[in-house]
């Protein structure tokens, strides 16, 4: 110096489906916490927003978003396979390890 490898650190992206409604699929995760605001309310319970968490990605970028209430084949149904897809989009520094190379200089 360089790595398409492991680790940290910062910082940043992002989803949260699916049905028989269950001790349920599927998944790395399937909404924990805590304000706050809205409706119904006796208790409380739906719903939305924020901010933390947990999980997954961060450019060799299918993490994830648009097309899409897309084709097909499965499958209870998501989920999978394959297409659509060298389609648009989309979020990065940093330090350690290791390994590889290069080159200076001492000394035999």
């Nucleotide at each position: 110096g360089a790595g398409a490898u492991c680790c940290g650190c910062u910082g940043g992206g992002g989803g949260a489906g699916c049905c028989g409604a269950g001790c349920g699929c599927u998944g790395a995760g399937a909404g924990g916490u805590c304000a706050c605001c809205u409706u119904c309310g006796a208790a409380g319970a739906a719903g939305g927003u924020g901010a933390c968490g947990a999980c997954c990605c961060c450019a060799c970028g299918a993490a994830c978003c648009u097309g899409a209430u897309c084709u097909u084949g499965c499958u209870a149904g998501u989920a999978c396979g394959a297409g659509c897809g060298c389609a648009g989009g989309g979020a990065a520094g940093c330090g350690g390890a290791c390994u590889c190379u290069u080159g200076g200089c001492a000394u035999u």